[in-house]
Molecule: Lysine riboswitch aptamer
Organism: uncultured Ruminococcus sp.
Formats: sequence, structure tokens, C1' cells
RNA sequence: GGCAGAGGUGCACUUCCGAUUAGUAUUGUCUGACAGGAUGACCAAUCCGCUUUAUGCAGGCAUGAAAGGCUGUAGUGCCGAAGAUAUAGCUUUGGUCGGGCUGUAUCUGGGCAGAGUUCCGAACAGGACUCUGACUGUCAUCGUUAUGAUGGAGUGCUGUC
Repeated sequence: GGCAGAGGUGCACUUCCGAUUAGUAUUGUCUGACAGGAUGACCAAUCCGCUUUAUGCAGGCAUGAAAGGCUGUAGUGCCGAAGAUAUAGCUUUGGUCGGGCUGUAUCUGGGCAGAGUUCCGAACAGGACUCUGACUGUCAUCGUUAUGAUGGAGUGCUGUC
């Protein structure tokens, strides 16, 4: 250097059902008040409206979802699987932010539980980050009849050529 493997409530993706989202958004109609309103947010620009005459707002009646996220089922690819942060490029009407895709650098062995933050989210679900805790796998050192203790990190560990 090549090939093949191990960790386990292991990682990611896809399909299907279901709950939630929600009697919400939307649509139709009626009533009312106002001069403003619309775009992912803001500025600009553009469009609609201004005699109460709105693709806006509030309320009544009727109609009535979906996406993302989640539990479960079935499968696929795998073990830096994957994720995060920063940065560069492209994209989203012009600019900034946010979002999406790709690359580079750095960090994290793994899942679980608790606390905190609040960027995402309709949400008290879930996700992200930080800290703590025990558990677990791996290697090193020390030690025990045995059971262990301490420490490191996946660019690692084991086997094989």
C1' cells in the first nucleotide's frame, strides 16, 4: 500500500401505513373597519388598492388540504458509516440575511440519559450545539487467582497478501 472484517437501541437513504400538523392554510359567500397591502425577512424596485369598491385585515357560514419533521413496517447502501463549524463558488428578480447544491480545511470512536442555549420546527415531538454522568467497543500501560485501574483516538483497531 491492497483486500476482508468488528463495535450495536450502529449510521444514512428509500417505500408503505398511521398520528400530529388542523378544522389550520386555501376556496366560495356575507358583514365590518381602515388606507394601505403583496414577495422567505429587510431595503430598493415592481404590482394591487385608496369616492370605501383591496388577490390585504377582522369576524360569521360552508368547504377543506399538503410538505418537512415523528412512531412503526419493508428494503437498500454502508462502519467517517455520518454529522457539525468555518470558508469559497454556483443558485434563489437587484443588494444583505436566510435557504439549496458542490468543493476545501478543522473537529467528533459509539449510542443512551440529564441539564442548558435557542439557530430549525406548529409542537412540550424531533433535530443542532455545549456540559455532565454511567455504559459500551478498540488499543496502550500497570496490576490481579479471578473480578480491574488509568490514559489515548477512527488518518484508529483486527486478520490477511